[in-house]
Molecule: transfer RNA
Organism: Candidatus Woesearchaeota archaeon
RNA sequence: GCCCCUGUAGCUCAGCCGGUAGAGCGAGUGACUGUUAAUCACUAGGUCCGCAGUUCGAGUCUGCGCGGGGGCG
Numbered sequence: 001g002c003c004c005c006u007g008u009a010g011c012u013c014a015g016c017c018g019g020u021a022g023a024g025c026g027a028g029u030g031a032c033u034g035u036u037a038a039u040c041a042c043u044a045g046g047u048c049c050g051c052a053g054u055u056c057g058a059g060u061c062u063g064c065g066c067g068g069g070g071g072c073g
Stems, first nucleotide, its partner, number of pairs: 001072007010025004019056001027043005049065005
C1' cells in the first nucleotide's frame, strides 16, 4: 500500500428480505431469609463509531473517514 471481517446497554452479543432496538450477565428496588448467599418479581440504562447519500422511512443499503481483528505484498 491492497483485500476481507467487525463497531448496537457497564460487559458478551442478537436484530431475517429497510418499518422506529432486544437477550444473557451485571446494576438498583422489592419479596423471601435470624443475616448473607441463592431464588423470584419489577425497574433503570442506547443520538446503534462519525459525516454525507439513497428512501415516505436506515442499526440494516451506498460512499468516505476513524477504531479493532485477520490476510497478502